[in-house]
RNA sequence: GGAGCGCGCCAGACCGCCGCUGGCACAAGGGCCGAAAGGCCGUGCUGGAGGAAGGUCCGGACUGCACAGGGCAGCGCAGCAGGUAACACCUGUCCGCCGGGGCCGCGAGGCCGAAGGCGAGGAUCAGAGCAACAGAGACGAGCCGAUUCAGUUCGGGUGAAACGGGCAAUCUCUGCGUGCAGCAACAUCAAGUAGGCGGACGUCGACCUGGCCCGGGGAGUCCGCGGGUAGAUGGCAUCGAGCCGUGCGGGCGACCGCCGGCCCAGACGAAUGGCGGUCACGCCGUCGUGGCCCGCAAGGGCGGCGGCGGCGCACAGAAUCCGGCCUAUCGGCGCGCUCCACAU
Numbered sequence: 001g002g003a004g005c006g007c008g009c010c011a012g013a014c015c016g017c018c019g020c021u022g023g024c025a026c027a028a029g030g031g032c033c034g035a036a037a038g039g040c041c042g043u044g045c046u047g048g049a050g051g052a053a054g055g056u057c058c059g060g061a062c063u064g065c066a067c068a069g070g071g072c073a074g075c076g077c078a079g080c081a082g083g084u085a086a087c088a089c090c091u092g093u094c095c096g097c098c099g100g101g102g103c104c105g106c107g108a109g110g111c112c113g114a115a116g117g118c119g120a121g122g123a124u125c126a127g128a129g130c131a132a133c134a135g136a137g138a139c140g141a142g143c144c145g146a147u148u149c150a151g152u153u154c155g156g157g158u159g160a161a162a163c164g165g166g167c168a169a170u171c172u173c174u175g176c177g178u179g180c181a182g183c184a185a186c187a188u189c190a191a192g193u194a195g196g197c198g199g200a201c202g203u204c205g206a207c208c209u210g211g212c213c214c215g216g217g218g219a220g221u222c223c224g225c226g227g228g229u230a231g232a233u234g235g236c237a238u239c240g241a242g243c244c245g246u247g248c249g250g251g252c253g254a255c256c257g258c259c260g261g262c263c264c265a266g267a268c269g270a271a272u273g274g275c276g277g278u279c280a281c282g283c284c285g286u287c288g289u290g291g292c293c294c295g296c297a298a299g300g301g302c303g304g305c306g307g308c309g310g311c312g313c314a315c316a317g318a319a320u321c322c323g324g325c326c327u328a329u330c331g332g333c334g335c336g337c338u339c340c341a342c343a344u
Base pairs, nucleotide, nucleotide: 001340002339003338004337005336006335007334008333009332010331012279013278014277015276016275017274018273020048021047022046023045024044025043026042030041031040032039033038050315054326055325057324058323059322060321061320062182063181064180065179069214070213071212072211074178075177076176077175078174079093080092081091082090083089094121095119096118097117098116101112102111103110104109122173123172127171128170129167130166143156144155145154146153186234187233188232189231196225197224198223199222200221201220207217208216209215242262243261244260245259247258248257249256250255281312282311283310284309285308286307287306288305289304291302292301293300294299
C1' cells in the first nucleotide's frame, strides 16, 4: 500500500416566536361540559419517538379462567458443555461445508486451507414413503460384450442415482420439554331499560374446565323475538430480570458478583408540531494557496487547507412492559483480527 473480516457507538446541534402534551408548585374554591361518575379551564418551572418504535416469528413478566390434578393427542427442541427469568436466543468447543491464497500438474483437474461465515448437526436392521424423463430394470430387477459348472467374475450403455445408495427441511422412531387466552387482559364507579316474552335442556347433573378421556366445580345454561346502554376512572409509566461507568474481581467467552452514579414520553380518534436564523455533515461547481506521482517536453492524474455559490440530509413514528431473532436503511466515528506485496 492492497484485499478479506469481526465488533461497538452516533443517527444532526443551538437560538427566537407561536402551538400541543405529561409532571410539580402556586392560584382558584369560581366558571364550563355532563343524567351521574367524573372531566376541562389560569401562571411559572420542567420532561416529551427508535436502532429498529417495523414484522408479530419466539420467550417471559402481568391479568383472568381457577380451588387446579392425571393421561392421550397436538406443538417445540436435538453433537457436547455452559449463560439466562426464559427461549427456537447467546457463548465456547467437536464435526461438516464455504472461504483469501499456497502447492502439484502441459492441461483438464487434484491437494492443503488464514481471519471469518453457515449448519433444520439424534436414529435408515422398528416400519412406511419419494425420485419426472431416459432406461432391460428404480424393490429387487437384470439389456450388451468377455469369462465361468454357475449373475461366478470383469467391463459397457441409460440416468443425479441400479450386485447398492440418497432424502428423516416426507411420515415416523428415540430422548427432553410444554395449561389456555390475552391490556380490546382485567378491576371499580355511574346511569338506564323490559332482572321482558316464547321454546329446548337441566341435581338419574345441563353447563364450565383449548381438543378427547378420567377427575374436579356446579344451578341455571342455550336458541329465537323485543328493549336499554355503549360513559368515567384505574390498569398506565419512577424501582424495573432497569440504565450508565476507559471502576474492581472471577471466567476462553456469553455472563456473574461487588462498588459508584442516574430516574428517563405516557397519549386514547390518539400529544412531541409550524415558521425563521446560524452552524455541522455529505456531494457538485468555482477561485486562491501549496504538496505528491507519471512524463524528455507539452501536459496529465491524485489529494490537503481556506473563501464563495448550489443541492441534499436515509430507513422510518411509541400505545402494558421487557429479553431475543428477522427485515429496511443516508452517512459518520472508533477498536481489533488475518493474508499478500514492497521497504527497513

Bacterial RNase P class A from a Burkholderiaceae bacterium, 344 nucleotides, folded computationally. RNAcentral holds the sequence, with entries from ENA. A source record names the gene rnpB. Of the family's consensus pairs, 98% are formed in the model. The coordinates come from a structure-prediction model, not an experiment, and the mean pLDDT is 77. Its Rfam family is "Bacterial RNase P class A". Its Rfam clan is "RNaseP clan".